[in-house]
Context: one part of a larger RNA
RNA sequence: UGACGGGGGCCCGCACAAGCGGUGGAGCAUGUGGUUUAAUUCGGCGCAACGCGAAGAACCUUACCUGGAUUUGACAUCUCGGGAAUUCCUAUGAAAAUAGGAAGUGCCCUUCGGGGAGCCCGAAGACAGGUGCUGCAUGGCUGUCGUCAGCUCGUGUCGUGAGAUGUUGGGUUAAGUCCCGCAACGAGCGCAACCCCUAUCUUUAGUUACCAGCACUUCGGGUGGGGACUCUAAAGAUACUGCCCCGGUUAACGGGGAGGAAGGUGGGGAUGACGUCAAGUCCUCAUGGCCUUUAUGUCCAGGGCUACACACGUGCUACAAUGGGUGGUACAGAGGGUUGCGACACUGCGAGGUGGAGCUAAUCCCUUAAAGCUGCUCCAAGUUCGGAUUGGAGUCUGCAACUCGACUCCAUGAAGCUGGAAUCGCUAGUAAUCGCGGAUCAGCAUGCCGCGGUGAAUACGUUCCCGGGCCUUGUGCA
Repeated sequence: UGACGGGGGCCCGCACAAGCGGUGGAGCAUGUGGUUUAAUUCGGCGCAACGCGAAGAACCUUACCUGGAUUUGACAUCUCGGGAAUUCCUAUGAAAAUAGGAAGUGCCCUUCGGGGAGCCCGAAGACAGGUGCUGCAUGGCUGUCGUCAGCUCGUGUCGUGAGAUGUUGGGUUAAGUCCCGCAACGAGCGCAACCCCUAUCUUUAGUUACCAGCACUUCGGGUGGGGACUCUAAAGAUACUGCCCCGGUUAACGGGGAGGAAGGUGGGGAUGACGUCAAGUCCUCAUGGCCUUUAUGUCCAGGGCUACACACGUGCUACAAUGGGUGGUACAGAGGGUUGCGACACUGCGAGGUGGAGCUAAUCCCUUAAAGCUGCUCCAAGUUCGGAUUGGAGUCUGCAACUCGACUCCAUGAAGCUGGAAUCGCUAGUAAUCGCGGAUCAGCAUGCCGCGGUGAAUACGUUCCCGGGCCUUGUGCA
């Protein structure tokens, strides 16, 4: 100087408390451990691994296993020889491939002999290749403490020195934020602001969006028309403790009030200091070293990654009446669409099928939002709750759904009556609850990323648990 303390003081955080809803019990989905296996590819392991890499394992992917092939190679550059490229057929084979046959002669230059570019085949070697090892050799990227308020420097001063001071102190703040004081005076990286979205208004613009008044109307903003409104998308305005009162050191600031769409950082996002964990990643990529080179490379078929006594994590659905079923009826936002979205009509109980308008989209489509409201029904029951499991029949995608897809219909109807010890999230348009969209994607979502609808309860307080910041003290640990 740090670190640590079941030392002290001050302060903060859904840290506790106060509340609301869960997890832990059930069934299923998914990840992991373990076990099994020819293989169940690999990585990741307290917080910060375990719906993680994987925004989607039937083949492919794929790295694993079994078997069949191959050795200048699936891919790159160079040398030589031959051939247009290309298309098709036959045999063997699971395919990869092997053996053979047929058609076919383009482009540029040309002295018409040929040469060149591109592509294909063959030969030889330089070399290719490796998701092989080392993340404790590395770059890059990322997690975490933590969006915590800290981390430093120059000059000066003090100290033999390591170092100190500044950065401590008194207040204050979300903040090393600001004020005052002070052997310090300044400065940098962080904080804040500048950026984006959202909340209010104005101007400009008016189609594909809108419709107040006017006319037509097939009653649909459909048409004429309009530029008001909604909205769209560009430019601006607005909030600054600016105003008033009180407190405070005349300060910073704090409490209350007015006006205002919004009030003291208005709400949200992006933004992550010096560093820590030899944290993670050599399987994104790049890369040193090592290893491999008729194999640890490459191609192919099939299998596996989907196994199953069990254990754990994360979720979904429930156990019901604030509910289930059924009829009627209302209101979103944000996205996506030409290898696509597909209206509408017909057809099927349905998944879907057939035809197919419109749309390269504020125009057409996905697209009926659902919870809600309102009728009827069920009457406390393992039930008209719950839907696992299983049997049968189908639909769709795809070369192909056996291992191993999703969905539909009929039948079946399991566990489950609110969950031990323990444990998680959340402070407001939040929790809870309800549906909708997208990426990936041929197909496949209870996951992920977004979107809106309905919409709470509680916070006395900081004694305690956890984590963190500042000052101080002890130890003599570095």